[in-house]
This is a predicted structure of a 538-nucleotide part of an RNA (small-subunit ribosomal RNA, 5' domain) from an uncultured Actinomycetes bacterium.
The coordinates come from a structure-prediction model, not an experiment, and the mean pLDDT is 82.
It matches the Rfam family "Bacterial small subunit ribosomal RNA".
The RNAcentral record of the full RNA draws on ENA.
Context: one part of a larger RNA
């Protein structure tokens, strides 16, 4: 000189930041990832409409809504913690002629024909439950089969370029797709107001390519310990095979005896890593909290599933340790997500508000959901800004307090005149942020078109914070200073009281009867909403 800081004394405001550093301890609640009816069949509920009639049922249709299912996308993003990890984990710079990449965007080819299935639901059984089966019906953009294939993979050829499987042409076999939904009209075509036609959005298959996220390998760089000197059997390599998105002992068999090491191999302790942050003139040294990138984790240890993506925090199995429920048979759980609780501990907040904003998933869209995220509340924890007043006012009141008793000091200080009202208090307008978004009207354009888009204006909606900032007036100096020091070092001095006692202290050292070193007071010095102290790094 710093600090996520504690701890004592004390405390008026206000801006931004920051708040389990210790037990990766266990955790009551309530929230944190869901959405889409415009993929799909149901069931309820409310309203219109018809139609049967037994006039209070039942039947058919349309709208609206709600619900759990089937389906699709998300759940691998966000958000948290730092235990593991001395390692291609991270940085930094390359390599992929060894590789993947849902959503997006570009440009090409398609989007035919069909089948069987199932859940909801009905019904039934078991079970205390958690749930779990038997029967019978149904729908799809769930699920199979079949065509076609411009390109594509795949065997095997050729021809040309090229750094293992790149690239460009080119021949023979042989293989792999697809869905559909919503709106609109009658120009075409059937028909005669509807479609199988047409036309708009969107989706679905294939492929190339882009863009964007990864995966793999490599040089370099990355803490102490030799009182750890050897160390390795899938261990070095090869050959076959196997296996991934992909190289490769990554695996497996066989075959050989290789591999790393004082340029520190193995082993032990420690510890996420940067960007950066303290500090220092640098050089360097010490750190990695908040914010950003990475990477690891998810009650401990293991598995793979489904997906472009996981070996998945709020999925699934299994095992273990804890808690919970039970009818004792068998089940449930995982805050290192946001608040909260014990508990450890010198210590670290609210069981708030909001989806307006930013972003994020879904969805055509309204819109839902979002503890990410905006904000608010608690704490002097930091920092930074205000303020507690601002002029006059005596050779200087009173008290204090020293003294040489004359006087001197506190001290313009007050007290008195005068002025001003920042902040706080009360009283009244009162925002920005809103960009954009809309189911509404209006108007241009596309168009056959008054759908449907798509442009642009106006109009009227849309705000958690918040009746806050911000500004206006009102009363009045009115409400608002303390912490430490005061022997040298170190700025600041006296008297009393102790009397080697009590006690003080960073080092020196102080104190045994005159203590500027205790204690108290008067004075004084030094920082001030703080000031000491303690720790820890420089």
């Nucleotide at each position: 000189a710093a600090c996520g800081a504690a701890c004592g004394c004390u405390g008026g405001c206000g801006g931004c930041a920051c708040g389990c550093u210790u037990a990766a301890c266990a955790c009551a609640u309530g929230c944190a990832a869901g959405u889409c009816g415009a993929a799909c069949g149901g069931a309820g509920u409310g309203g219109g409409g018809g139609g049967g009639c037994u006039u209070g049922c039942u039947c058919c249709u349309c709208c609206a809504u709600u619900c759990a299912g089937u389906g699709g996308c998300g759940c691998a993003c966000g958000g948290g913690u730092g235990a593991g990890u001395a390692a291609c984990a991270c940085g930094u710079g390359g390599a992929u002629a060894a590789c993947c990449u849902g959503c997006c965007c570009u440009g090409g080819a398609a989007u035919c024909c069909g089948g069987a299935a199932u859940a909801a639901c009905a019904u039934u059984g078991c079970g205390a439950g958690a749930g779990c089966g038997g029967u019978g019906c149904u729908a799809a953009u769930a699920c199979c089969g079949g065509a076609u294939a411009a390109g594509c993979c795949c065997a095997c050829g050729g021809u040309c370029c090229c750094u293992c499987g790149g690239g460009a042409u080119u021949g023979u076999g042989g293989g792999a797709a697809a869905a559909g939904g919503c709106g609109g009209c009658c120009u075409c075509u059937g028909a005669c107001u509807c479609a199988a036609g047409c036309u708009g959005c969107u989706g679905u298959u294939u492929c190339a390519g882009g863009a964007u996220g990864g995966g793999u390998c490599c040089g370099c760089g990355u803490c102490c310990u030799a009182u750890u000197a050897g160390c390795u059997a899938g261990u070095u390599g090869g050959c076959a095979g196997g296996g991934u998105a992909a190289g490769a002992g990554c695996c497996u068999a066989c075959c050989a005896a290789g591999g790393c090491g004082a340029c520190g191999a193995u082993g032990g302790g420690u510890a996420g890593c940067u960007g950066g942050u303290c500090u220092g003139a640098g050089a360097g040294g010490a750190u990695g909290g908040u914010c950003a990138g990475c990477c690891a984790c998810a009650c401990u240890g293991g598995a793979a599933c489904u997906g472009a993506g996981a070996c998945a925090c709020g999925g699934u199995c299994c095992a273990g340790a804890c808690u919970c429920c039970u009818a004792c048979g068998g089940g449930a759980g995982g805050c290192a997500g946001c608040a909260g609780u014990g508990g450890g501990g010198a210590a670290u907040u609210u069981u708030g508000c909001g989806c307006a904003a930013u972003g994020g998933g879904c969805g055509a869209a309204a819109g839902c959901c979002u503890g990410a995220c905006g904000c608010a509340g608690c704490g002097a924890c930091g920092c930074c800004g205000c303020g507690u007043g601002g002029g006059g006012g005596a050779a200087g009141a009173a008290g204090g307090c020293c003294u040489u008793a004359g006087g001197g000091u506190u001290g313009u200080a007050a007290a008195c005149c005068u002025c001003u009202u920042u902040c706080a208090g009360g009283u009244g307008g009162g925002a920005c942020g809103a960009a954009g978004c809309c189911a509404c009207u209006c108007g241009g354009g596309u168009u056959a078109a008054u759908a449907g888009c798509c442009c642009a204006g106006a109009g009227g909606g849309u705000g958690a914070c918040g009746g806050u900032a911000c500004c206006g007036c009102c009363a009045g100096a009115a409400g608002a200073a303390g912490c430490c020091c005061c022997g040298g070092c170190u700025a600041a001095c006296u008297a009393c009281g102790u009397g080697c006692c009590a006690g003080c202290a960073g080092c020196c050292g102080c104190g045994g009867u005159a203590a500027u070193a205790c204690g108290u007071a008067g004075g004084g010095g030094g920082c001030a909403a703080g000031c000491g102290u303690u720790g820890u790094c420089c």